[in-house]
The RNA shown here (glmS glucosamine-6-phosphate activated ribozyme aptamer) has 163 nucleotides and comes from Polycladospora coralii. The source organism's lineage runs through Bacteria, Bacillati, Bacillota, Bacilli and Polycladospora. Rfam family: glmS glucosamine-6-phosphate activated ribozyme aptamer. About the family: This entry contains a glucosamine-6-phosphate activated ribozyme that is found in the mRNA for GlmS. GlmS is an enzyme that uses fructose-6-phosphate and glutamine to generate glucosamine-6-phosphate. The ribozyme catalyses self cleavage of the glmS mRNA that is thought to regulate GlmS activity. A reference for the family is Winkler et al. (2004), "Control of gene expression by a natural metabolite-responsive ribozyme", Nature. The model forms 89% of the base pairs in the Rfam consensus.

RNA sequence: UCAUGUUGAAAAGCGCCAGGACUAUAGAGAGAGGUCUAUAGUAGACGAGGUGGAGGUUUAUCGAAAGGAUCGGCGGGUACCUCCCGGUUCCACGUCAGAACCGCAGAGUUAUGGUUUAAACCUAUUGGGUGACCAGUAGACAAAGACCGUAACGUGACGUUUA
Numbered sequence: 001u002c003a004u005g006u007u008g009a010a011a012a013g014c015g016c017c018a019g020g021a022c023u024a025u026a027g028a029g030a031g032a033g034g035u036c037u038a039u040a041g042u043a044g045a046c047g048a049g050g051u052g053g054a055g056g057u058u059u060a061u062c063g064a065a066a067g068g069a070u071c072g073g074c075g076g077g078u079a080c081c082u083c084c085c086g087g088u089u090c091c092a093c094g095u096c097a098g099a100a101c102c103g104c105a106g107a108g109u110u111a112u113g114g115u116u117u118a119a120a121c122c123u124a125u126u127g128g129g130u131g132a133c134c135a136g137u138a139g140a141c142a143a144a145g146a147c148c149g150u151a152a153c154g155u156g157a158c159g160u161u162u163a
Base pairs, nucleotide, nucleotide: 014075015074016073017072019071021042022041023040024039025038026037027036028035046063047062048061052084053083054082055081056080085103086102087101088100089099090098092160093159094158095157096156097155108153109152110151111150112149113148114147115146116145122139123138124137125136126135127134128133
């Protein structure tokens, strides 16, 4: 250093890297370079938001930045679909059915008002590295979703102290 076994830790813009990109060294080439080969490295998604159970599926929501890109590839995943469990609303209550929804505390649709610490990039600066780059400090700006309100609209059948 590699392989095998055991144990522990570690996650969802999360993990990994053999294409391509970039850096260094050596060699070849070359007017200087660009270029080619080999070896060793570097980076390869910036945050917000999101998990009832089982199965299935893969380009799984929202913007910011950037354009040598967040390119490309593999794996995973809170998205989506089906079924199941428990529930909310449909204008007193109950049962059954229907429709639209909710997931451990929230729950019909539409419209509308307010609230909800963005981070990187960038600028300045500190430290490490020959370098590509890495780890910090200070400074600003989103959208979706969620929450709190307002308005309008929103099923049937059988029952009425029964369940």